[in-house]
């Protein structure tokens, strides 16, 4: 180093502006945002054999699973289930990822109908990191 355990720590972002209203960050127009793993032609770095080249991080909301939320069963710990959203042009030896454009999604309860407010929630948790940790 790598498996195995047990611990510990971290692990979500969003309504400017204006309309209608008694009353809306819910409708209307418009604005804003994008968990985690994997994939992955592009930017960077670094390397010598200078290549369709090796290494390393790093790059997708809607590719491919995951987790949350929900359901159902269970005293409980769990288990099983459901679970959103892309097309188009270009480049190319290949793009669902790269470049242009246009679109589209986003639990539950609350309340003037909510991806963005207020709660469950100072939870949980996909994973990330580290410690035990040195020995053979």
């Nucleotide at each position: 180093a790598a498996u195995a355990a047990a611990c510990u720590u971290c692990a979500g972002g969003g309504u400017c502006g204006g309309g209608u209203g008694u009353a809306a960050a819910u409708c209307c127009c418009a604005a804003c945002c994008g968990g985690c793993g994997g994939u992955g032609a592009g930017a960077c770095a670094u390397g010598c054999a200078u290549g369709a080249c090796a290494u390393g991080g790093u790059a997708a909301g809607c590719c491919c699973g995951c987790g949350a939320c929900c359901u159902g069963c269970g005293a409980a710990a769990g288990c099983a289930g459901u679970u959103g959203a892309u097309c188009u042009g270009g480049u190319c030896a290949a793009a669902a990822u790269c470049c242009g454009g246009a679109g589209c999604c986003g639990a539950c309860c609350g309340u003037a109908a909510a991806g963005u407010c207020g709660g469950g929630u100072a939870u949980a948790a996909a994973g990330a990191a580290g410690u035990u940790a040195a020995a053979a």